The RNA shown here (Glycine riboswitch aptamer) has 71 nucleotides and comes from a pig gut metagenome. The coordinates come from a structure-prediction model, not an experiment, and the mean pLDDT is 77. RNAcentral holds the sequence, with entries from MGnify.
RNA sequence: AAACCGGGAGAUCUCGCGGUUGGCGCGGAGCCGAAGGGGCAGCGGAAACUCUCAGGCAAAAGGACCGGUUU
Numbered sequence: 001a002a003a004c005c006g007g008g009a010g011a012u013c014u015c016g017c018g019g020u021u022g023g024c025g026c027g028g029a030g031c032c033g034a035a036g037g038g039g040c041a042g043c044g045g046a047a048a049c050u051c052u053c054a055g056g057c058a059a060a061a062g063g064a065c066c067g068g069u070u071u
Stems, first nucleotide, its partner, number of pairs: 001071007012029001014028005030057003036053001037051003
């Protein structure tokens, strides 16, 4: 460094339209920060700080970080 396993938060299952009235599709407003990405002190670097482009806001999936095993 990689793979696998386990744990793993936050935020409307909101409003409207359509519909085969489903966990669907489209659009609007609101919100979250823990994939990724961007930014910052007199200089330089970094962040769990900050922004929210991306991503996410019932479940599923994902998930920074932590632990274990193997190469």
The model forms 89% of the base pairs in the Rfam consensus.